[in-house]
This record gives sequence, C1' cells and structure tokens, in this order.
RNA sequence: AGCACGAAAAGGCAAACUCAGGGAAACCUGAUGUGCGCAAAGCUAUAGGGGCUUCAUCCUUCACAGGAUAUGCUCGCCAGCUGCCGAA
Repeated sequence: AGCACGAAAAGGCAAACUCAGGGAAACCUGAUGUGCGCAAAGCUAUAGGGGCUUCAUCCUUCACAGGAUAUGCUCGCCAGCUGCCGAA
C1' cells in the first nucleotide's frame, strides 16, 4: 500500500409518528421535534430491472363504475459510480 473483515473512537444520515406547506395520487419539502434503522441510508430515475400512483389519454358502460398505459414517484428494492476510520 492492497484485499478480506467490522472491534473501538470521532463524525454522518434519519423510518414511522406529529405539525406546516406542495401535489389528482403515489409521494416530496420543512421542523433546535423524535430515533426504526443504515458502512455507503453519499450521488445517479434519458444505462437497466423491480415496486407504487393514475390528473390526463384510450377501451368497455345509458350512467355509476371498471380496465389499460408513465410522461409522475421510489435509489431506505436491486444495480451502476464514488467514498470515511481502523483493532484482532
């Protein structure tokens, strides 16, 4: 120095919930809140797969309603790229 690995210390992130705001929804943003968890819970959604939603559009219907489709959302599902510390 590298690979595998994850003890310690330092620093970091923040699920659900509550309140406020945005959105048709999924969901997102904020809070001296809180702390389920995370070694990539950093970045990437026109590289890809998966998942969620259906304003609009299309189809069926007399109508109510039902069905289909992302261009919407999710990287705390996988994946890709980058990356902190160090004992046995």

c-di-GMP-I riboswitch aptamer from Paenibacillus algorifonticola, 88 nucleotides, folded computationally. RNAcentral holds the sequence, with entries from ENA. Its mean pLDDT, the model's own confidence on a scale to 100, is 78.